[in-house]
A computed fold for a 73-nucleotide RNA from Alkalibacter rhizosphaerae, annotated as Fluoride riboswitch aptamer (crcB RNA motif).
Formats: sequence, C1' cells, structure tokens
RNA sequence: AAUCAUUCGGGGAAUGAAUGUCUCCCCUGGCUUGCCUAAACCGCUAUCAUUAGCUGAUGACUUCUGCCUGGCA
Repeated sequence: AAUCAUUCGGGGAAUGAAUGUCUCCCCUGGCUUGCCUAAACCGCUAUCAUUAGCUGAUGACUUCUGCCUGGCA
C1' cells in the first nucleotide's frame, strides 16, 4: 500500500405510516470543516427495438391508513 474477515454505527431493499423480530445489500472520495460526492436502491415477462402483458401499500411476518371488488346490517 492492497485485499479479506470481524465489531460498532449509518444508509438501502418498485406507492403512505407505525411496532417489534428476522433476512439480504452498501458505506467511496474531496476540501470548502460542514458542505459536496460515491455505493447499495429505483418491479417482472416477451421482443433487435418499438410495443404488449402482469403482481404488490411488507425485503418477510404484524398493525393502521388509502384505493378496488363482493356480502351483511
């Protein structure tokens, strides 16, 4: 100097919010010293492309809210 691993902390996982548990991913640099910047992330299938089709307020479990459909009072 580089690479790998571990610990702590922070960030992220296709539409809102909250709780706890769990899973996975990322954390690079700069000077202006509190600002800038990187990464993870920004759905799926078919198609050369155009285009067409499909699922979901969860990453998974739980609750609330919003939307859609059906039934009862």
Its Rfam family is "Fluoride riboswitch aptamer (crcB RNA motif)". Rfam links the family to the GO terms response to fluoride and positive regulation of gene expression. A reference for the family is Baker et al. (2012), "Widespread genetic switches and toxicity resistance proteins for fluoride", Science. The prediction has a mean pLDDT of 76.